[in-house]
RNA sequence: UAAGUAAAUCGCCUUAUCGCUGUUCGAUUUAUCGAAUGGAGGAAAGUCCGAACACCAUAGUGCAGCAUAAUGGUUAACAGCCAUCGGUCGAAAGAUUAGGAAAAGUGCAACAGAAAGAAUGUACAGGUCAUGCUGUAGUGAAACCAGGUAAACUCUAUGCGGUGCAAUGUCAUGUAAACUAGCGUUUGAGAACGGCACGUUCGAUGCUAGAGGGUAGGCAGCUAAAGUGUGCUGGUAACAGUAAACUCAGAUAAAUGAUAAGGACUCUUUUAUUAGAGUACAGAAUUCGGCUUAUAGAUUUGCUUGUCUA
Numbered sequence: 001u002a003a004g005u006a007a008a009u010c011g012c013c014u015u016a017u018c019g020c021u022g023u024u025c026g027a028u029u030u031a032u033c034g035a036a037u038g039g040a041g042g043a044a045a046g047u048c049c050g051a052a053c054a055c056c057a058u059a060g061u062g063c064a065g066c067a068u069a070a071u072g073g074u075u076a077a078c079a080g081c082c083a084u085c086g087g088u089c090g091a092a093a094g095a096u097u098a099g100g101a102a103a104a105g106u107g108c109a110a111c112a113g114a115a116a117g118a119a120u121g122u123a124c125a126g127g128u129c130a131u132g133c134u135g136u137a138g139u140g141a142a143a144c145c146a147g148g149u150a151a152a153c154u155c156u157a158u159g160c161g162g163u164g165c166a167a168u169g170u171c172a173u174g175u176a177a178a179c180u181a182g183c184g185u186u187u188g189a190g191a192a193c194g195g196c197a198c199g200u201u202c203g204a205u206g207c208u209a210g211a212g213g214g215u216a217g218g219c220a221g222c223u224a225a226a227g228u229g230u231g232c233u234g235g236u237a238a239c240a241g242u243a244a245a246c247u248c249a250g251a252u253a254a255a256u257g258a259u260a261a262g263g264a265c266u267c268u269u270u271u272a273u274u275a276g277a278g279u280a281c282a283g284a285a286u287u288c289g290g291c292u293u294a295u296a297g298a299u300u301u302g303c304u305u306g307u308c309u310a
Stems, first nucleotide, its partner, number of pairs: 001306010012263007020039009041281001045292002048290005053164004060198004065160005070084005085099001086097004100155002105153002107149002122137005168220004179210005190202003227246002230243005264279005
């Protein structure tokens, strides 16, 4: 210096004006005003795994079903992540992996060949009372003999209860404990209960359906936590420990925006930073750990191979 490869970071900036929204304080006109202060992401996305949390039997027994599959480690947990071994690809750095069992059973397999996982056995020769009984030939990876395949069924081992913050609790407002039909009241309708069965518990102002009446709000859950970045220590690493520091959205039809000026960058254009256009993907909704997918552009580092110079 060129090509390749692995990873990390950022992902428009500044100022002014006008707004939206959470919190605190202060006013009063009690729902408004004023001041201070906070206000999207690396994926907030897909909702694909794993958890926390809440409720339902603290989650029962059996069957069915689903998931995973080398070895060790890591973690609250995982199908994730890390390391190593094996397989495949690459010249290398490296990438990738669907990695248990074919002697339990079932299924599947192109072409060639008479016949292919099995016998109603081809041609020639030999033999027999008879029979592929014996030999040779030919096809093929494989021919009365043993293989392959489990991103085919299956078997083995391990694990798995259900519903999701519209959970759940609470306050307020309103109403029809009425009407009609069916079932049922200890000889139990129905519910918890989910695919099924068993089993347990609840169960009468009951349950199901019809038509109809009412509500259409507030608060909690809700964000200080498996928290964030930094330093040090241990470990190949994932990760763990420790020190001091920091507090970083909480809306509810849903705020996080608009305008102007200057700058930065990209594309086109031009003699010329001249002129014009543009600013990636996207956007919280109970919260975390992962995975997957989208992403203009910029920056940094390690490694491999080649070339040049000394």
Bacterial RNase P class A from Flavobacteriales bacterium 34_180_T64, 310 nucleotides, folded computationally. The model forms 96% of the base pairs in the Rfam consensus. It is recorded under the gene name rnpB. Rfam family: Bacterial RNase P class A. It is annotated as a ribozyme. The sequence is in RNAcentral, with records from ENA.